[in-house]
Small-subunit ribosomal RNA from a soil metagenome, 1482 nucleotides, folded computationally. The coordinates come from a structure-prediction model, not an experiment, and the mean pLDDT is 86. Rfam family: Bacterial small subunit ribosomal RNA.
RNA sequence: UGGAGAGUUUGAUCCUGGCUCAGGACGAACGCUGGCGGCGCGCCUAAUACAUGCAAGUCGUACGGGUCGGCUUCGGCCGGCUAGUGGCGGACGGGUGAGUAACACGUGGGUGACCUGCCCUCGAGUGGGGAAUAACGCUGCGAAAGCAGCGCUAAUACCGCAUACCCUCAGCGCUUCACUGCGUUGAGGAAAGCUCCGGCGCUCGAGGAGGGGCCUGCGCCAGAUUAGCUAGUCGGUGGGGUAACGGCCUACCGAGGCGACGAUCUGUAGCUGGUCUGAGAGGAUGAUCAGCCACACUGGGACUGAGACACGGCCCAGACUCCUACGGGAGGCAGCAGUAAGGAAUCUUCCGCAAUGGACGCAAGUCUGACGGAGCGACGCCGCGUGCGCGACGAAGCCCUUCGGGGUGUAAAGCGCUUUUCUCAGGGACGAGACAAGACGGUACCUGAGGAAGAAGCCUCGGCUAACUACGUGCCAGCAGCCGCGGUAAUACGUAGGAGGCAAGCGUUGUCCGGAAUCACUGGGCGUAAAGCGCGUGUAGGCGGUGGGGCAAGUCCGCGGUGAAAGCGCCGAGCUUAACUCGGCGAGGUCCGUGGAAACUGCUCGACUGGAGGACGGUAGAGGGGGGUGGAAUUCCCGGUGUAGUGGUGAAAUGCGUAGAGAUCGGGAGGAACACCAGUGGCGAAGGCGGCCCCCUGGGCCGCUCCUGACGCUGAGACGCGAAGGCGCGGGGAGCGAACGGGAUUAGAUACCCCGGUAGUCCGCGCAGUAAACGAUGUACACUAGGUGUGGGGGGUAUCGAGCCCCUCCGUGCCGUAGUUAACACAGUAAGUGUACCGCCUGGGGAGUACGGCCGCAAGGUUAAAACUCAAAGGAAUUGACGGGGGCCCGCACAAGCAGCGGAGCGUGUGGUUUAAUUCGAUGCAACGCGAAGAACCUUACCUGGGCUUGACAUGACGGCGUAAGCCGGGGAAACCCGGCCCUCCUUCGGGACGCCGCCACAGAUGUUGCAUGGCUGUCGUCAGCUCGUGUCGUGAGAUGUUGGGUUAAGUCCCGCAACGAGCGCAACCCUCGUGGUCUGUUGGACUUUUCAGACCAGACUGCCUCUUACAGAGGAGGAAGGUGGGGAUGACGUCAAGUCCGCAUGGCUCUUACGUCCAGGGCUACACACACGCUACAAUGGCCGGUACAAUGCGCCGCCACCGGGCGACCGGGCGCGAAUUGCCGAAAACCGGUCUCAGUUCGGAUCGCAGGCUGCAACUCGCCUGCGUGAAGUCGGAGUUGCUAGUAACCGCGUGUCAGCACAGCGCGGUGAAUAUGUUCCCGGGCCUUGUACACACCGCCCGUCACGUCAUGAAAGCUGGUCACACCUGAAGUCCGUGGGCCAACCGCAAGGAGGCAGCGGCCGAGGGUGGGGCGGGUGAUUGGGACGAAGUCGUAACAAGGUAGCCGUAGCGGAAGCUGCGGCUGGAUCACCUCCUU
Repeated sequence: UGGAGAGUUUGAUCCUGGCUCAGGACGAACGCUGGCGGCGCGCCUAAUACAUGCAAGUCGUACGGGUCGGCUUCGGCCGGCUAGUGGCGGACGGGUGAGUAACACGUGGGUGACCUGCCCUCGAGUGGGGAAUAACGCUGCGAAAGCAGCGCUAAUACCGCAUACCCUCAGCGCUUCACUGCGUUGAGGAAAGCUCCGGCGCUCGAGGAGGGGCCUGCGCCAGAUUAGCUAGUCGGUGGGGUAACGGCCUACCGAGGCGACGAUCUGUAGCUGGUCUGAGAGGAUGAUCAGCCACACUGGGACUGAGACACGGCCCAGACUCCUACGGGAGGCAGCAGUAAGGAAUCUUCCGCAAUGGACGCAAGUCUGACGGAGCGACGCCGCGUGCGCGACGAAGCCCUUCGGGGUGUAAAGCGCUUUUCUCAGGGACGAGACAAGACGGUACCUGAGGAAGAAGCCUCGGCUAACUACGUGCCAGCAGCCGCGGUAAUACGUAGGAGGCAAGCGUUGUCCGGAAUCACUGGGCGUAAAGCGCGUGUAGGCGGUGGGGCAAGUCCGCGGUGAAAGCGCCGAGCUUAACUCGGCGAGGUCCGUGGAAACUGCUCGACUGGAGGACGGUAGAGGGGGGUGGAAUUCCCGGUGUAGUGGUGAAAUGCGUAGAGAUCGGGAGGAACACCAGUGGCGAAGGCGGCCCCCUGGGCCGCUCCUGACGCUGAGACGCGAAGGCGCGGGGAGCGAACGGGAUUAGAUACCCCGGUAGUCCGCGCAGUAAACGAUGUACACUAGGUGUGGGGGGUAUCGAGCCCCUCCGUGCCGUAGUUAACACAGUAAGUGUACCGCCUGGGGAGUACGGCCGCAAGGUUAAAACUCAAAGGAAUUGACGGGGGCCCGCACAAGCAGCGGAGCGUGUGGUUUAAUUCGAUGCAACGCGAAGAACCUUACCUGGGCUUGACAUGACGGCGUAAGCCGGGGAAACCCGGCCCUCCUUCGGGACGCCGCCACAGAUGUUGCAUGGCUGUCGUCAGCUCGUGUCGUGAGAUGUUGGGUUAAGUCCCGCAACGAGCGCAACCCUCGUGGUCUGUUGGACUUUUCAGACCAGACUGCCUCUUACAGAGGAGGAAGGUGGGGAUGACGUCAAGUCCGCAUGGCUCUUACGUCCAGGGCUACACACACGCUACAAUGGCCGGUACAAUGCGCCGCCACCGGGCGACCGGGCGCGAAUUGCCGAAAACCGGUCUCAGUUCGGAUCGCAGGCUGCAACUCGCCUGCGUGAAGUCGGAGUUGCUAGUAACCGCGUGUCAGCACAGCGCGGUGAAUAUGUUCCCGGGCCUUGUACACACCGCCCGUCACGUCAUGAAAGCUGGUCACACCUGAAGUCCGUGGGCCAACCGCAAGGAGGCAGCGGCCGAGGGUGGGGCGGGUGAUUGGGACGAAGUCGUAACAAGGUAGCCGUAGCGGAAGCUGCGGCUGGAUCACCUCCUU
């Protein structure tokens, strides 16, 4: 005996913080579903309106009648019913929650200030009279309700008289704190009878029980944007009134009373026991049951009575409904049932008085919608059932599938069994406490029979949260509590199968508590997350030093009282169990009384000195106010000298200047500010304070003694001070300088820059009252390691000297331990540990805004919301990325060079355009001579037209044929179609192979998705990086290692280091070239060396020397070669949803007489343009002619082709050799020698076009290449801009080869000739490392602000309009109590009478509900128009902020501007960077 958390802010993390969920509960409702029973519950809304019936009567033993019946000896007797008089009861019981924030309620007290019918106990009494009046009768009025007059009558109705145990009142005496008790005197005061003779009543008094009235302590919602309220108000005296106190009422007197401990006002609300929740504290709530209160159509009023201001009584007013003969009347379901209405929603016009209880009665009994029961409703709680056992490697159906299988699933069927419940039949209660009498009820219960028979649904299955697949859908339809799902493979939508959960229910919605420590008493915070008032003085309040005495309010303990019952806890009992019910015992209060304790708090008395203050002696200081005074500088004025500029900027211009500027010298005027000293120096509470002198003045610090004696701390309100800007009045005005003007900049430039310049800045007086008024850190006190500066004071030591050293107090910095912190950081000047008090916070936006109040001349300040909206907004730190941040370092990155491109013509590719089609893809670097390593047909995917459908191609099955194939003929552009000929092979004779036809499975698709994929590739980038294990540090993300000092091409290596190691990268290993050696050698070479080819080996490793601590590096030697020797291959973790479905593969989707397939022709070759990559040139280091040299890589049989011949030539005809170190392609070219040309659009250049040829090929028209002759275009070196290259490189020159029938200015290779330049890293581009800032993280191609435009929503203002509510003033004023009056009326008493006493009506008065008029207060609805606000995939303008955000930003204020914003003044760092100074650490 009692406490669980999760999702969601981020790339990730920790923290803050809100939102959301899981739980429980309900007088519920809604959706789907629904077998039985028990016990409960059932208008939460319209205190809306009510038809009908019933809910309070009873007594004949109080009374007189009436009526009916029975009997009768006719005299009468008995009985029933009954209107009326009278009595008791209708004040209980039952309903409701409107009102009420109150002594209404709860709890505890008081009443010496009170009442109490019926009931109980006790005491005393009940004698004798009187006068009326209902009923009734007669008469009359009225529609009715009802009423009037006259007459008669009874009582337990009414009235005197007598008596008084006593009671009441008044006076006196004693008593008490107190009119409490006793005594005494005086005055006054009672009664009813009935009877069955048992009794029941009646009167006075005392007491009890129970019930009430009044008073009171404490407790009891929200709003301060309600701060003042109050006239019978507060008190007194007299009077009245009541059962009773009282200002309850009245007259007079006084001027009080209440309130920040929240009066008044406004809103809301019946209160409680309890109920729900919660670990508790608490929060929420006040159905059913129980106690109290209030109300009874709305408002007012009294009467009767023991009791009422009276739910089913009365009067009046009002609203409403009904009746009416229009003259008048009647009514009040918030009793039970029921109706209408409202609403999401809440029952039968049931049975019975049998039980319990109540009224009346002597009683029998009557009445009782209280109550006891039944009915309806899964509304709730509880219990039961819908079957149990066996039953397949497992039916069917359905679902999934990788097609194998898996799931539903022992589930079903089938077999066996049982009968709760159900149906039927029989029996049949308790409840009744003497007889009789039972609504429930033929119910519960018991027994028997029948039969698995009649009985399962709902929600969910992305995470939270338990449960997964398929199909459909395609940001649609939809889901959603939060996060979020859906844009073609959705476990998130819909359906299905399956699964999970609960079950006669299950979900949803709403509400409350919980989780929420998210208002924190238990149990939170405020440096940067929301949060310390700008600062002080101080009121109330809160808190308060040391020792002692007293008191006992707080505090603690004992005892007593109370805290109703129910409920709750425990124990037990009864219904078959449980729910439910009963019994016993507990728990439960800030309560009351009483006794005690005295430590602590408090109160009080006296005392103390340590807190605080004072005196005395010193001392530092930009502390404040006033007056005076000084020099430097700017500007202006005058004068001199002097001449053409000056000024200003990135560069300029506006401006000033020949009327003499600027410069310079002299003189003068005026205002403002005080260089150096100057310092994380000083002073002040903060704002703030700076030349010097004087006057006045506040505070601090130190020293030494003395004095006061807790005088203290804090501080809601309040009061004062309070930078800059601003405002008012008056001065002043040198410089600066919002606004403004001009010049620039710019796309614009309402800015940044420049030239001017007004307010202002200055002074006096007054207002204003705000700042990043910041240490973003309230004040005070105490305690808690050290170290080191600095300002002020004192002391010690030592000394010539405070020069050094040491100690101490106060101030002001830095570093740092413990501790604290989310971290950053703070750390004796705390953000540590404590105490006291104040202020403030509670998600972001809306908003420090609106409205209201207060203040202000205004600007505005202060106080301060809500609707609506979002799922975040934030803090600190981390890793990246980025910066018009920094440092270091690389790269043909720049620079230095060489050659180009960009201009021309042509080639090729692309865009665009065109087209029937110009197939498709590639699109910054990293698409564009790319896929194409070669489009005339083919290719070919495109277009047009013509054909074919089991197909051009694969596999399988069925039926038929042998007609196949092939050949021939015809049509046709062909494909193809039609006709004919021919008619294969094997065989076990069934058939098979092959082919065709038909039919079926299927083929096929360069159709789609590269954002479903594999594979491959590009790029950063051959960049030097990317990671891991263990350890360590950090709450964590993560860091460390990998940073640092050196060094390198390199994370290369070394050193250092909380790291130590390791992996992928780098390097090396591989290929190639360069030197040498050895071996081998054909077709190569040679007869010596050697060249060539191949294989193997050697060589280079900073090995050696010098410098250097190490590593490294620099220089040197040797060497063919040096410090990676040149080149290649090789591409880390990853990035770009990069590229490719048209190479291939492949999921899904789509087409199937077509998106498949075949054919012909066309197109991909178009052309006004634009771009990219090239070729050829523009010429004289050149062109042309002639001559003469020197390569390498490769390739060749449908091939390369020698040699010979022909042709000017392309080429052709013949033809040797060679599958190739043997033969061929194969004359290399530039170069070199000689000649010519002479600067010209040329003997440059070759486009274009014409003619004639050659070759390939089925075919060169569209659309090939080549040759010859002719033609000879543009072009004279190329704007902005841009590319490559650091050595055998660039450049120039040719050669080969793949593709290929043919076609090469392209690609890939080969060799020949063969440079220039690099001082260097400021700058451009890219990259690496470290660091810094960040509001970025799809990461700067990021983020993001404001106006404007459009839509939606809520809201403020507004001329007004409109209804509500609250008091107030005046007028009017019903009923009615009270008072007055007395002329009308009256039976009892007095009186012989007259009359009196008394009463009634009437009249008058006070008060008075309501009504009217008027001006107000408060809150609401609406309102043309208007203000801002929020939200809304792709609107407009700009670019303000985040990086130094390109003018650092921000705060306050003022002006200005389409807008963000800009500018002035003052302030802040929550500014990057560089330099300097100071301080600290090492």